The RNA shown here (small-subunit ribosomal RNA) has 1448 nucleotides and comes from an uncultured prokaryote. Rfam family: Bacterial small subunit ribosomal RNA. Its family is annotated with structural constituent of ribosome and ribosome in the Gene Ontology. Its mean pLDDT, the model's own confidence on a scale to 100, is 84. The RNAcentral record of the sequence draws on ENA.
RNA sequence: GUUUGAUCCUGGCUCAGAACGAACGUUGGCGGCAGGCUUAACACAUGCAAGUCGAGCGCUCUCUUCGGAGAGAGCGGCAGACGGGUGAGUAACGCGUGGGAACAUACCUAAUAGUACGGAAUAACGUUUGGAAACGAACGCUAAUACCGUAUACGCCCUUAGGGGGAAAGAUUUAUCGCUAUUAGAUUGGCCCGCGUUGGAUUAGCUAGUUGGUGAGGUAACGGCUCACCAAGGCGACGAUCUAUAGCUGGUCUGAGAGGAUGAUCAGCCACACUGGGACUGAGACACGGCCCAGACUCCUACGGGAGGCAGCAGUGGGGAAUAUUGGACAAUGGGCGCAAGCCUGAUCCAGCCAUGCCGCGUGAGUGAUGAAGGCCUUAGGGUUGUAAAGCUCUUUCGCUAGAGAAGAUAAUGACGGUAUCUAGUAAAGAAGCCCCGGCUAACUUCGUGCCAGCAGCCGCGGUAAUACGAAGGGGGCUAGCGUUGUUCGGAAUUACUGGGCGUAAAAGUGCGCGUAGGCGGAUGUAUCAGUCAGAGGUGAAAGCCCCGGGCUUAACCUGGGAAUUGCCUUUGAUACUGUACAUCUAGAGUUCGAGAGAGGGUGGUGGAACUCCAAGUGUAGAGGUGAAAUUCGUAGAUAUUUGGAAGAACACCAGUGGCGAAGGCGGCCACCUGGCUCGAUACUGACGCUGAGGCGCGAAAGCGUGGGGAGCAAACAGGAUUAGAUACCCUGGUAGUCCACGCCGUAAACGAUGUGUGCUAGUUGUCAGGCAGUUUACUGUUUGGUGACGCCGCUAACGCAUUAAGCACACCGCCUGGGGAGUACGGCCGCAAGGCUAAAACUCAAAGGAAUUGACGGGGGCCCGCACAAGCGGUGGAGCAUGUGGUUUAAUUCGAAGCAACGCGCAGAACCUUACCAGCUCUUGACAUACCUAUCGCGGAUUUCCGAGAGGAUUUCCUUCAGUUCGGCUGGAUAGGAUACAGGUGCUGCAUGGCUGUCGUCAGCUCGUGUCGUGAGAUGUUGGGUUAAGUCCCGCAACGAGCGCAACCCUCACCCCUAGUUGCCAGCAGGUUAAGCUGCACUCUAUGGGAACUGCCGGUGAUAAGCCGGAGGAAGGUGGGGAUGACGUCAAGUCAUCAUGGCCCUUACGGGCUGGGCUACACACGUGCUACAAUGGCGGAUACAGUGGGUUGCGAGGCAGCGAUGCCAAGCUAAUCCCUAAAAACCGUCUCAGUUCGGAUUGGGGUCUGCAACUCGACCCCAUGAAGUCGGAAUCGCUAGUAAUCGUGGAUCAGCAUGCCACGGUGAAUACGUUCCCGGGACUUGUACACACCGCCCGUCACACCAUGGGAGUUGGUUUUACCCGAAGCUGGUGCGCUAACCGCAAGGAGGCAGCCAACCACGGUAAGGUCAGCGAUCUGGGGUGAAGUCGUAACAAGGUAACCGU
Repeated sequence: GUUUGAUCCUGGCUCAGAACGAACGUUGGCGGCAGGCUUAACACAUGCAAGUCGAGCGCUCUCUUCGGAGAGAGCGGCAGACGGGUGAGUAACGCGUGGGAACAUACCUAAUAGUACGGAAUAACGUUUGGAAACGAACGCUAAUACCGUAUACGCCCUUAGGGGGAAAGAUUUAUCGCUAUUAGAUUGGCCCGCGUUGGAUUAGCUAGUUGGUGAGGUAACGGCUCACCAAGGCGACGAUCUAUAGCUGGUCUGAGAGGAUGAUCAGCCACACUGGGACUGAGACACGGCCCAGACUCCUACGGGAGGCAGCAGUGGGGAAUAUUGGACAAUGGGCGCAAGCCUGAUCCAGCCAUGCCGCGUGAGUGAUGAAGGCCUUAGGGUUGUAAAGCUCUUUCGCUAGAGAAGAUAAUGACGGUAUCUAGUAAAGAAGCCCCGGCUAACUUCGUGCCAGCAGCCGCGGUAAUACGAAGGGGGCUAGCGUUGUUCGGAAUUACUGGGCGUAAAAGUGCGCGUAGGCGGAUGUAUCAGUCAGAGGUGAAAGCCCCGGGCUUAACCUGGGAAUUGCCUUUGAUACUGUACAUCUAGAGUUCGAGAGAGGGUGGUGGAACUCCAAGUGUAGAGGUGAAAUUCGUAGAUAUUUGGAAGAACACCAGUGGCGAAGGCGGCCACCUGGCUCGAUACUGACGCUGAGGCGCGAAAGCGUGGGGAGCAAACAGGAUUAGAUACCCUGGUAGUCCACGCCGUAAACGAUGUGUGCUAGUUGUCAGGCAGUUUACUGUUUGGUGACGCCGCUAACGCAUUAAGCACACCGCCUGGGGAGUACGGCCGCAAGGCUAAAACUCAAAGGAAUUGACGGGGGCCCGCACAAGCGGUGGAGCAUGUGGUUUAAUUCGAAGCAACGCGCAGAACCUUACCAGCUCUUGACAUACCUAUCGCGGAUUUCCGAGAGGAUUUCCUUCAGUUCGGCUGGAUAGGAUACAGGUGCUGCAUGGCUGUCGUCAGCUCGUGUCGUGAGAUGUUGGGUUAAGUCCCGCAACGAGCGCAACCCUCACCCCUAGUUGCCAGCAGGUUAAGCUGCACUCUAUGGGAACUGCCGGUGAUAAGCCGGAGGAAGGUGGGGAUGACGUCAAGUCAUCAUGGCCCUUACGGGCUGGGCUACACACGUGCUACAAUGGCGGAUACAGUGGGUUGCGAGGCAGCGAUGCCAAGCUAAUCCCUAAAAACCGUCUCAGUUCGGAUUGGGGUCUGCAACUCGACCCCAUGAAGUCGGAAUCGCUAGUAAUCGUGGAUCAGCAUGCCACGGUGAAUACGUUCCCGGGACUUGUACACACCGCCCGUCACACCAUGGGAGUUGGUUUUACCCGAAGCUGGUGCGCUAACCGCAAGGAGGCAGCCAACCACGGUAAGGUCAGCGAUCUGGGGUGAAGUCGUAACAAGGUAACCGU
């Protein structure tokens, strides 16, 4: 950072830091210091890595100055057990640390004593000889510091304490170096012990030399180390055995620390040396560059036989992402040998390669604004790159060239090395990249792309305006590096010792008890000092880390001193606490006595009600059941009812958040047996206590076994319904089961989702079982134990808990560590089975989750409103026509609008025009705007002719002859031509937008400030009680106020008044006429300004309020009627075609012009209307009463003509004056219920008017024609009063065209009980797994693809155990008739030795049977996970439409 609309929490995932023996990509100037096969303990060509000594010995050879010097192979001595490599094995006294006793120790040091006399061989060499070779064989000669004997023996060893045994070597001219024995030291090594040292219990038992003893053997030494005998022990939940993994440590990395990870380089220890076994020699080995044997592999071979071991240094192949030269030197340090010179030394010191790491330096410095050019962006002004560059001035580190030239060495000797360093010269000259720029996380723009290509650590970007892809410009970071990948620690308090949790489907308290081990444990005293604390000593290697210094120019690096090394051991003290021992106590615990309550448990008996069945009686047609039905029962008599009987199960009322029990659980009554609890009292015991891993017991329901029982109920099953289906819900039946006995099972949402125990920490109130005190006898007070409600402190993420804690503490146990996979697989244990207990991983996701908040929603609840329903009136839906839409058709039927909220809508009026569409013709700076150049002075109007469909082209005549002026063809204007910039687009995107509009809705709501509450989202206010049309008002209230809405203010209608009076007005009064408001005042009317209505008054009601009800007065009464006025917002609602506008697209066309056509089509479907179906009517007649509004390209009186539309003539009127203008329903008469005297469609004919033009395609008139239609299915619309209904009138648009639209008046109703229901809305509350908000979310099967995994007939390999067979080399033992120099012996011979043979042990190998691990495994099989918009249903979330869930 990431779960949410938002919040708090839990919780995982991810990032920022540091590090590395690293690798990869890209880039690369220098130096110093370090480092460099982590993989195949894979195989190795070649060279080198251990020799040396002539002062131990003989022999041979070479040289010689004859003094000698040197070489070679041998005998002999010392060294090859060090140094160097590697980490396979090893979970171990292997390592670390601290101790111990029964040992050895070449060379070295010190000391004591000695070094005498003899002897026999043998290699080399010579001869012969075998073999390919390696290598031998026989005979002969020879020396020694090689070998042997004797003597001696202060020390020494053995001893039966008498005694016995044991040594040597010489070299040399001296000096000296050696040799032998012994002692002591030093060093090194062997052995033993305490403690520490990885994971797994899905490894719980292991062990026969095993454990101990005695004796013997063996060893340098203790020891079952080995053997004989005896005993039966030894180890193990404090984890034996088995298995997996691993060298251990100082240290290293990280971390605040505690820890965690690690064990390269350096240092200490161990182990190993092709694999396995074995010994020899030696002071030391069971021996890396020694030996023998076996095995695998490689090589040589004459096939007979031989040779080899880089995990030494280089190097090769191989493996791998990956790791260097077949270099120089012994100059230094060190080692071996030697008296020494010296020789050897791939130890070591150096060099080479590699940015592998750390450290240092450089790639220039100063100045320089026309802010150059170029690039990029741009609002076109500018900004930015940027003092950056250029230019000018300066410097030379590094590099390069040349010169000088160390220390490292005390005399000599220098690989490094002509190196470090110094000096001179050279020229800014040779030296910069990598990653990133959405948030985390420092750094932004343009273009390209268009869910494509791609990015991505997490969240996530990309579907035409991408700061997230790619490029560019700019910017940020680091820098000879930078990024990526991998790994470790950190962040992660995310295993919590320091330092976490477990009421809440946040993960987590075992279902409950008893109790073993263990852990913990009351008061007082004494002793002890194990724990604990303090002091001292030893040790804790060096290096490293840290501190203070020093040396390389600095740093890295090196180096001196100190500190530290938190540990272990020894010792001396202290004694509070814990432990231990002893003694004492009574507060914990228990016992005793007296009372008490109780569905506590077990056994036996017993009771009534009800259901069912059986028998009988009465009785007749239904009963039963449901939403409605049917299956079912019933005329063979049901149901109903009465009586009697049978059987099983359960116990109404009492009954109560009452009681009892550890939990599960327990309910009629009686008896017996029995457990626990409470209260009160005294005495007694004297810590006897708490918890409790394993263990043992109990443990609902379902289920299982055996045997009973079976009334009712009732899985399965059957039938009937319901349904799209209905393997369900509902109904009728019905078997297991439910019941009893015995035995299993051992699980539940076994819940208070809260382990047990103890102590402490405010209260109030109810109830159950007791006690005490007081009195008023029914209460009060108090106390113990249980069980509830509320509530403070405190706790909690919140909800909530709160003396019955989830508070404050202590003790002990159990459990948790993201979701899914999965409580699954495998293994084990238990079970008759079902299954239970224990319990993973691969893989997959970035969440899953808790509590609370605001909304939305509910086939949740209550309240309220609205022509919402109801009550009414009139319609639509049926007919014909008009009009709009869909569809179809078409060259085109231009486009838009789409539930309500598109459809007589945009369109207040398509014949041309409009017009955007189609066909054809035609223009290209364009029909229109600005700028430039040239020409003209105009333009314009009228007009002639020709071509053409027209646009347009050509042409004739006439009228007119621009303005200003500084007088300059200077400026303006106009026209024509030209060239470019551009114009133009009803082309796309209303999901890029502005503006405007619709809708919820004229619904009563929507918010804010301050305060308060809450960790917070938020809440409060705005909720509540009333009231209203209203969030209207009143009251109450942690709220107090305010804003946008409501209301009012505005317009209009209704009443009155004032003022005014032309074109308006005359019923009345007056004047005046032949008439007429002709004239005046009133009046009407008009215009302007006022008044009036406010629940103001009265009564009732309400809470003394707001208000409501009734009344009076009044023109009007409770908003008087109507209009304008539309809160925050919702619908990505509508409109790019009113207009404006970003982006994209077209540019001789998607632009412009014109003619004709189309928008008017027509099997059909829908919406909105008109006219009707008739008598509340038609027709005829007579003829009364309006109000808006309009009029000069107009309205047109009046007259005449026509049946009429209309025509001709024509007054008046620029309008309160004239005209449109006739109002129509109303009234009277007639028709008399018919497809009509209803209805008027359609069609034929004839006309009128407008217009350039009525064919496609206008309206009207006349004559004729006379269709459907007789009141309309399901369904549905409007309306509550001057309203519906009905009647006509006017206007806009307009040449003409209305059944549409907008207005006007005339006549003028019915009904509303009421709010159950439908629809919409408001506010409250509730549930929620929804928030794109129920058109939501979401589950499972099936089908397809992919992935990992279990089972699997088997098969392959590793490892291990047991038994047996075989038995190399070798040591040991036996034998040793073969062989035999030293000693004994005169000799024979003996002692001793060797070969050979035998035996025990034993490596490899083999056979058989197991255990265990791993790999593979079928067109096999099980489930799981993930995938695009597949299929089927609808399980869950709301009462989710049958409440959900748990176990079986």